[in-house]
RNA sequence: CAUCGUCCAGGGCAAACCCGUCGCGAGGCGGGGACGCAAAGCCAGGGACCUCCCGGCCGCUCGAUCAGAGCCGCAGCGAGGCCGCCCGGCCGCCGGU
Repeated sequence: CAUCGUCCAGGGCAAACCCGUCGCGAGGCGGGGACGCAAAGCCAGGGACCUCCCGGCCGCUCGAUCAGAGCCGCAGCGAGGCCGCCCGGCCGCCGGU
C1' cells in the first nucleotide's frame, strides 16, 4: 500500500420499548434500555421509504352532497424526515493475509 474481519487487545455505538422534551407530523435531542453493528463514524449527492402541504379519485363512513378517513400522484422542477434500506463521497481503531 492492497485486501479481509477467522483470531487478539483496548474499547466504541445502541434497535424495539419506557420517561422527559421539541416538532402539525415523519422524526430530533436527553435519560434508561440492548436487538444488533467493523464503519451502526461523518455527508441527504442519487434511488427507495416515510411525513406535511397541494391536487385527484370514490369502493369505506354518510340519507345524500361537501368535507374527512382511505387510496393515488406521471399530470408537484412543493417543503421536510431518514445514512441502523441501497448506492456514492470523506475520514478512521485493532488485528490476519

A computed fold for a 97-nucleotide RNA from a Chloroflexota bacterium, annotated as c-di-GMP-I riboswitch aptamer. Its mean pLDDT, the model's own confidence on a scale to 100, is 77.